[in-house]
Molecule: TPP riboswitch aptamer (THI element)
Organism: Pseudoduganella ginsengisoli
RNA sequence: ACGCUUCGCUAGGGGUCCUGGCCGUUCAAAAAACGUCCGGGUGAGAGAUACCCUCCGUACCUGAUCUGGAUAAUGCCAGCGAAGGAAAGCGUCGUGAUGAUCCC
Numbered sequence: 001a002c003g004c005u006u007c008g009c010u011a012g013g014g015g016u017c018c019u020g021g022c023c024g025u026u027c028a029a030a031a032a033a034c035g036u037c038c039g040g041g042u043g044a045g046a047g048a049u050a051c052c053c054u055c056c057g058u059a060c061c062u063g064a065u066c067u068g069g070a071u072a073a074u075g076c077c078a079g080c081g082a083a084g085g086a087a088a089g090c091g092u093c094g095u096g097a098u099g100a101u102c103c104c
Stems, first nucleotide, its partner, number of pairs: 001098001002096003007091004011054004016048001017041005023035004060085003066079004
C1' cells in the first nucleotide's frame, strides 16, 4: 500500500399488506367503496424518525392481476432467483501464506 473483518460518523435508498368492529361520507335504500379510530394475522419494520439496507448489495423494485401450497384473509410459505435493476464516502479495531521499500 492492498484485501478481509469489527465498530462508529455523515449522507443516501426502501416498504406500508390482509382482516374484524364503532362512527362518518357517497347512494333512494341495501350492498359496495372510501375515510378516522380501536383490535387481530405475518414480519426487523404495516406511517414509526422508528425499522431495514447502501456494490461484500434478496433492503427494495420489475416479472406479477405470475405459478404451486396453506389461511379467516393476505408476498403467509415456497418457486421464479446463480434472473434483470437498485442507494457511499470517511474513520477506527483486528487480521493476512499478499505486494513494495529500508535495516541486520